[in-house]
RNA sequence: UUCUUAUCAAGAGCAGGCGGAGGGACUAGCCCUACGAAGCCCGGCAACCGACUUAAAUUCGUUUAAGCACGGUGCUAAUUCUUGCAGCGAAAGCUGGAAGAUAAGAA
Repeated sequence: UUCUUAUCAAGAGCAGGCGGAGGGACUAGCCCUACGAAGCCCGGCAACCGACUUAAAUUCGUUUAAGCACGGUGCUAAUUCUUGCAGCGAAAGCUGGAAGAUAAGAA
């Protein structure tokens, strides 16, 4: 980098520290930001994978469920902020998809 599967309406610092102008993937919007952006550290949230605990099942290899939060990630404005394609609809809007993000596995 590509492919497969799963998830994306919940949650997490309106007075943490450093830092200094940008950020929300891209398009078009609309927003956030010197009452301080990005980034780093700390804190926090969640529970995808591993570890561990308990219960049930077991062809005794393990499997499933619940829990934990020790390790690996991830996340911590707005539904993945909305939208880009298609269907329905007079419209508002609804549904699906694409794209994207994350995890696990494979090449």